[in-house]
Context: one part of a larger RNA
Molecule: small-subunit ribosomal RNA, central domain
Organism: uncultured bacterium
RNA sequence: UUGGGUUUAAAGGGUACGUAGGCGGUUUUUUAAGUCAGUGGUGAAAGUUUGCGGCUCAACCGUAAAAUUGCCAAUGAUACUGGAAGACUUGAGUGCAGAUGAGGUAGGCGGAAUAUAUAGUGUAGCGGUGAAAUGCAUAGAUAUUAUAUAGAACUCCAAUUGCGAAGGCAGCUUACUAAGUUGUAACUGACGCUCAUGUACGAAAGCGUGGGUAGCGAACAGGAUUAGAUACCCUGGUAGUCCACGCCGUAAACGAUGCUCACUCGGUGUAUGCGAUAUAUUGUAUGCGCCCAAGCGAAAGUAUUAAGUGAGCCACCUGGGGAGUACGCCGGCAACGGUGAAACUC
Repeated sequence: UUGGGUUUAAAGGGUACGUAGGCGGUUUUUUAAGUCAGUGGUGAAAGUUUGCGGCUCAACCGUAAAAUUGCCAAUGAUACUGGAAGACUUGAGUGCAGAUGAGGUAGGCGGAAUAUAUAGUGUAGCGGUGAAAUGCAUAGAUAUUAUAUAGAACUCCAAUUGCGAAGGCAGCUUACUAAGUUGUAACUGACGCUCAUGUACGAAAGCGUGGGUAGCGAACAGGAUUAGAUACCCUGGUAGUCCACGCCGUAAACGAUGCUCACUCGGUGUAUGCGAUAUAUUGUAUGCGCCCAAGCGAAAGUAUUAAGUGAGCCACCUGGGGAGUACGCCGGCAACGGUGAAACUC
């Protein structure tokens, strides 16, 4: 490289948008680039293969033919692919009419809990654990009542639910805003699919500047446990967690399953629409689940939300370790990230 693969054995990019490229619906006419047919030229000789011949044979040599799978030219064919011109509506999109949702951004508001402060009541313990101690408390704690302040998170509803490309999104409300979906069939008329490079988004932790800090809590300190205990348990507690702006760009970023399209038994539940009969059934579309047939699979399993049957495009894999390391380059304030070997060894 070909081939074979990528849920779990090595292997799907974290996700989307999208450039080049690749691929592309029905139909008419035309063209003849690809494609196909025969023809001509060329494809040096030697070599190779085959036939015949010459050295006594063979090696070797001579001769004839073939092959030389290619290229060029002109002639012809037109099904398919391509080019040009036109038409179409089923792919795609738009319009109109609805309903839906923790989709996003910004603002406002709410109650419970927690902590703290002040004041009242009240007196000797509280707290914590397997048991304790550190700790708090007669300078009046814990408990309880009232008032005030602060920050963070939103009980029940809540679900096998919903929304979002993924990350993710949950108190209530207002404004702005995005999307899918259902019904209709008015409009455009292939405008499509995928996508190297690229661009944007991207949990948590971490970083920079400025705020904020109730609870929790790496580091750290103390108390225990223990042979030891740099831990598990307890008492404290700084960064952080929160906000604004700017970086970082990684995760078991998981469905460990790339995207799009078509086709392929059934059963059952549920979310949101639209219908039909006629009041309890049923059809249909798009989602979210469970069970199962064929098929597939090494099996586990999967099975119209495929890992089945096919088509298009991209990404990735090629024994274990060394190693996601070294070096170089690119990015970053740094931490580090991206790309990514070899020797050696089994």